Small-subunit ribosomal RNA from a soda lake metagenome, 1501 nucleotides, folded computationally.
[in-house]
RNA sequence: AGAGUUUGAUCCUGGCUCAGAAUGAACGCUGGCGGCAUGGAUUAGGCAUGCAAGUCGAACGUGAAGUCCGCUUCGGCGGAUGGAAAGUGGCGCAAGGGUGAGUAACACGUGAGCAACCUGCCCCCGACUCCGGAAUAGCUCCGGGAAACUGGAAUUAAUGCCGGAUGUGGUUGCGGCGCCGCAUGGUGCCGAGACCAAGGAUUGAGUUCGGUCGGGGAUGGGCUCGCGGCCCAUUAGCUAGUUGGCGGGGUAACGGCCCACCAAGGCUGUGACGGGUAGGUGGUCUGAGAGGAUGGUCACCCACACUGGGACUGAGACACUGCCCAGACUCCUACGGGAGGCUGCAGUCGAGAAUCUUCCGCAAUGGGCGAAAGCCUGACGGAGCGAUGCCGCGUGAGGGACGAAGGCCUUCGGGUUGUAAACCUCUGUCAGAAGGGACGAAUCAUUGACGGUACCUUCAGAGGAAGCCACGGCUAACUACGUGCCAGCAGCCGCGGUAAUACGUAGGUGGCGAGCGUUAUUCGGAUUUACUGGGCGUAAAGGGUCCGUAGGGGGUUUGCCAAGUCUGAUGUGAAAUCCGACGGCUCAACCGUCGACGUGCAUUGGAUACUGUCGAACUAGAGUUCUUGAUGGGAAAGCGGAAUUCCUGGUGUAGCGGUGGAAUGCGUAGAUAUCAGGAAGAACACCGGUGGCGAAGGCGGCUUUCUGGCAAGACACUGACCCUGAAGGACGAAAGCGUGGGUAGCAAACAGGAUUAGAUACCCUGGUAGUCCACGCCGUAAACGUUGUGCACUAGAUGCGGGGGGUCCUUUGGUCCCCUCCGUGUCCAAGCUAACGCGAUAAGUGCACCGCCUGGGGACUACGGCCGCAAGGCUAAAACUCAAAGGAAUUGACGGGGGCCCGCACAAGCGGUGGAGCAUGUGGCUUAAUUCGAGGCAACGCGAAGAACCUUACCUGGGUUUGACAUGCACCCGACCGGCCGUGAAAGCGGCCUUCCCUUCGGGGCGGGUGCACAGGUGCUGCAUGGCUGUCGUCAGCUCGUGCCGUGAGGUGUUCGGUUAAGUCCGGCAACGAGCGCAACCCAUGUGGCCAGUUGCCAGCAGGUAAAGCUGGGCACUCUGGCCAGACUGCCCGUGUCAAGCGGGAGGAAGGCGUGGACGACGUCAAGUCCGUAUGGCCCUUACAUCCAGGGCUGCACACGUGCUACAAUGGCCGGUACAAUGGGACGCGAGGCCGCGAGGCGGAGCCAAUCCUUAACGCCGGCCCCAGUUCGGAUCGGAGUCUGCAACUCGACUCCGUGAAGUCGGAAUCGCUAGUAAAGGCGUAUCAGCAACGACGCCUUGAAUACGUUCCCGGGCCUUGUACACACCGCCCGUCACAUCAUGGGAGCUGGCUGCACCCGAAGUCGUCGGCCCAACCCGCAAGGGGGGGAGACGCCGAAGGUGUGUCCAGUGACUGGGAUGAAGUCGUAACAAGGUAGCCGUAGGGGAACCUGCGGCUG
Repeated sequence: AGAGUUUGAUCCUGGCUCAGAAUGAACGCUGGCGGCAUGGAUUAGGCAUGCAAGUCGAACGUGAAGUCCGCUUCGGCGGAUGGAAAGUGGCGCAAGGGUGAGUAACACGUGAGCAACCUGCCCCCGACUCCGGAAUAGCUCCGGGAAACUGGAAUUAAUGCCGGAUGUGGUUGCGGCGCCGCAUGGUGCCGAGACCAAGGAUUGAGUUCGGUCGGGGAUGGGCUCGCGGCCCAUUAGCUAGUUGGCGGGGUAACGGCCCACCAAGGCUGUGACGGGUAGGUGGUCUGAGAGGAUGGUCACCCACACUGGGACUGAGACACUGCCCAGACUCCUACGGGAGGCUGCAGUCGAGAAUCUUCCGCAAUGGGCGAAAGCCUGACGGAGCGAUGCCGCGUGAGGGACGAAGGCCUUCGGGUUGUAAACCUCUGUCAGAAGGGACGAAUCAUUGACGGUACCUUCAGAGGAAGCCACGGCUAACUACGUGCCAGCAGCCGCGGUAAUACGUAGGUGGCGAGCGUUAUUCGGAUUUACUGGGCGUAAAGGGUCCGUAGGGGGUUUGCCAAGUCUGAUGUGAAAUCCGACGGCUCAACCGUCGACGUGCAUUGGAUACUGUCGAACUAGAGUUCUUGAUGGGAAAGCGGAAUUCCUGGUGUAGCGGUGGAAUGCGUAGAUAUCAGGAAGAACACCGGUGGCGAAGGCGGCUUUCUGGCAAGACACUGACCCUGAAGGACGAAAGCGUGGGUAGCAAACAGGAUUAGAUACCCUGGUAGUCCACGCCGUAAACGUUGUGCACUAGAUGCGGGGGGUCCUUUGGUCCCCUCCGUGUCCAAGCUAACGCGAUAAGUGCACCGCCUGGGGACUACGGCCGCAAGGCUAAAACUCAAAGGAAUUGACGGGGGCCCGCACAAGCGGUGGAGCAUGUGGCUUAAUUCGAGGCAACGCGAAGAACCUUACCUGGGUUUGACAUGCACCCGACCGGCCGUGAAAGCGGCCUUCCCUUCGGGGCGGGUGCACAGGUGCUGCAUGGCUGUCGUCAGCUCGUGCCGUGAGGUGUUCGGUUAAGUCCGGCAACGAGCGCAACCCAUGUGGCCAGUUGCCAGCAGGUAAAGCUGGGCACUCUGGCCAGACUGCCCGUGUCAAGCGGGAGGAAGGCGUGGACGACGUCAAGUCCGUAUGGCCCUUACAUCCAGGGCUGCACACGUGCUACAAUGGCCGGUACAAUGGGACGCGAGGCCGCGAGGCGGAGCCAAUCCUUAACGCCGGCCCCAGUUCGGAUCGGAGUCUGCAACUCGACUCCGUGAAGUCGGAAUCGCUAGUAAAGGCGUAUCAGCAACGACGCCUUGAAUACGUUCCCGGGCCUUGUACACACCGCCCGUCACAUCAUGGGAGCUGGCUGCACCCGAAGUCGUCGGCCCAACCCGCAAGGGGGGGAGACGCCGAAGGUGUGUCCAGUGACUGGGAUGAAGUCGUAACAAGGUAGCCGUAGGGGAACCUGCGGCUG
């Protein structure tokens, strides 16, 4: 510090995800030791048991046990000592400890204030501590009760209670004086009056501790205020003690805290009220920081103590282990009544993913009481449990290759695990054993839970101690096997459908290590809420427009102030933490000391540039005035002509109208057309214009009236009056709504006609709302410049509209030109931008203010609220779901987009196919099997250039198992070959006969057998492959280097103008060159020359035959086959850019590529082939191998492709007769001759072949046929044969005789061909025993027609355009319907919870009143009694729980219902993306199965 993920690729926007750190964690696997920390986060759920607050005899009265003494009737009694135990009294129990439920609050933090307060114990100071009295617990006695507990009587003490005295003093009201302050006031002094104190205990000792009053201090607390820190506005208004006042009550104290009366206030957009959530802080985690998140342990504050209420006591409580009441719960009970409160320490149950010992000790620190000893202390100190965290240590170290074994992989060579191990040499941490043994203890001594612990020494022995996760990318680490879209993985992208580095296992590797992973959560990365530090033309985002309230911002000069601002000082900002330094535990974690920090708040001194308040002034902003000007700005009234329709009349006759073509419709009852007249409504042609005006919506005939804004010029006036603008208000196209009018045309709905598979549409004919007017609503649009308003600044050029000025001509006036202001366009600099683009009318540079955005879908939605008559509008979520959704640009592909151009592509022609019969291939069907492959073009006379057996891969049956075939090893036997026998369909099995070579004597060769390695497989995968092939396509294309342009994909070059068959060439050009293709080089053919001359040839010469180059001879010719020449737009004319080239011509055998072939760019189709061969992997191994026999591949209701033969007279048949070329031949071609009608047979000359073998046919000549299912056609069938072959039954070809089918030129449709071509004719060859060949590949013979042209069909090339396509239009994609799942809205309601209001009842208790009953202290009194005072009790106000009624809000649930989301292969259509086939979209209205269609207005995206 970044990375992955949208695309074919790119840039941008944008979300999702990852790597880091952290945790009171939990879970999985694993687990040696120690130190320090830490551990109920959930049910503030319930709790058994023990302990957690007592202490004081030096406050007081009793006083048990025990001991001692005395007495004794032995029962015991008395005294002393002793001090248990309870009680009175004092202090403590309000601390310490726990928890975070409640609380959004002065609760907390911070800083102030109290002149409005209190403060036990503690410290200092002053003064005092005198005289009396009456009770009451306990104890004893008598009762009640199960218990808890309690009643009565008697008696008693005190530091308990009461009266009196004293009064330094204090309090209080009054009078007077001084000082001070901050309003009330504070403080000190003086005077008179009233009221107010006390307690003792102890010691050898006025020794110590107490007590009272008062002052001060310290500490702790109470109250008040400024500021600070959560969410929701779908909570916008809240408030009756409410706000204030007067008086009173109450409190320690101010206060509406409480009460009576009076007034009507108080709070709120700087968020009141309401709802939700939450203890706050120091800090902690994270982060570069700013921030964000968090508040466990430790510390401070608060709150709570079963739930709710209440007070009492007290210095302090409304009191965790006190009291009273109510409620729920638990327990006891004798049923009458009682008891209890672990959110103290342990522990238990429950719920939960989850959180410990019912431990030791008061030794230390601290607390309570006490004079003290001491007692108490689950505070605390320790130990225990848990890898919960942090830190430290160990599980050994060094050597050790022949690189062991084993494992894994392997190309079988090896590699790796791996110096790893073994082995050798050492060491001794931890754990273990033994011995010693602390600090912590503060002291003279005594005193240690931890603990015989830490630590030290010695001993033995490598001995007891390693796992977890990952290994496709991100992200460090790869192979094998298994699995086969299964099982599974997954944080994101994504893996898995037979070769998975992604699943599972193994080996190996990487990472961390007593841990490692996972999950959860927080911050980070995320500049993805942007203060630091983002945006809004098209990605999400400018409000439809203007006015304007609050608010925010604000010109020039100057004065004062000093609020903001800056600076110094002071106080505070607790400690701990963090940071730095030093130090202590062996180190570290941890701990200690010191320092620093603590960005804040408050007070105070200073500064005054800027902002601000106040004052004074100015004119550049703004406004006013005057003059002039332009204008579809608005409103009202009136007027006008053209057109349309209708009505009346005339003329006139058969059509009109409408469309792609039609029809519906209108018309002989007279339409359309035409003329005249009339009526009505609506809209205003031309002018008219990227022209004008308006804030926007919007505004268009003319005139008048009323009225708004704007510009220029003048420069007189005001003097900052300004800008923006949440709320709010006004305006606001079209559609729509209400009431009333109006209605010519147009026209949703509707009707009809067409179109169509359908056509609820597009087209046509009609047609109602509506469109128009008045008034009132609605308040929305692609209300768009998709660009908020205002101001300022920053190069230019050029139009248009309005105003002013100058120059010139000059008379009004008027062009041209120049300057200038305003408005409105275009093109561009800089700059900006992701790009497109914007560019003084900014999307540039700045300022001010407002609005808005934060992934897509859900959702311009639901609910709630507000508005509306309604339609609906405004505001506006969540669950759930996806890994994207997007913008711009790029390259392709595509378009029922455009331009240019090719091709037998169409057209023009010729001949076919599709109909028939047959052949052949395929599908299908059949079958034991009909082996397999090929599948649009580019499978189908294809693999197959030869299926009767073989082939053969298929089926049935019979056999074989190292095998039909290869190599090696071991052992045994022996030749092999050949012959014979049995069995059998054969293969095979069994048997018999015959029979080796070399040798160093070990053996070897060869053959057979047995066994082991292995063979074998036409078994699978062509989607694992090589190779080869098809196709686009012989189409003209496909690329590269360097440069240049672009952020980039990429572009340029290769586009453009010409030209070509061609990216062929020329010209131009930010390109210049180059490569693969094209062309040429190669082959054949066409002309000539040279060379050569047999097997070819025969002109001349000679011989010769029935004839024949037959022979001698010759090489001239033909020919053969080798070399060479020839063609290059070279020449001429024209044209063209002086080009390339094109047109014409000459010459030439051949002319502009002469013709034909071979040759196939980058690539596409996962095209074809594992059955040609090769080959990875998988599979079979007495079988998926192999041998054999027979069958099948030939099966036939059908369908298709490719052919052959025909349908006839341009023909058929018969006879005669002429002319080829390519080729083939020895297991061969086979002549003459003979036989057979013939296929063929007999026979064998010649030929290893320019030598021998092979009738060419159509044609030509002659004849017959005479248009007929024929003398056409030959299928089919019968018979007889021939040949090949082991064998022609399934299943060969051919011959002869007989038979003689369909068929009379072929529907829709479709194929080939542009010249030696088509068409027609025959001939040859490969394969092959033969042949299903009518096929394939070649050869020659005869030999045409047509092309105007490129509109259309198909295919292709180039440029351009649009795109939502990129497995690329066979693309993408929308909605209804059906099914499944999920979340959610509505819903008659039902249930629960919080809470408001009203009322009822009303506990405890404070307060008040009464108090007839009761009462020791004081007073009067001898007493009785009375008084004073108090109490029980009663009543009243308030008052918790409870009850009744009625609301709000939240949640759950609900028959049914609405839409939504998701889901490999459902249904219907085709809406959108291309002009998407009717351009699309927005608003609105109607209609329709659905996407949608139509109307009106708007937008261009």
About this RNA: The coordinates come from a structure-prediction model, not an experiment, and the mean pLDDT is 86.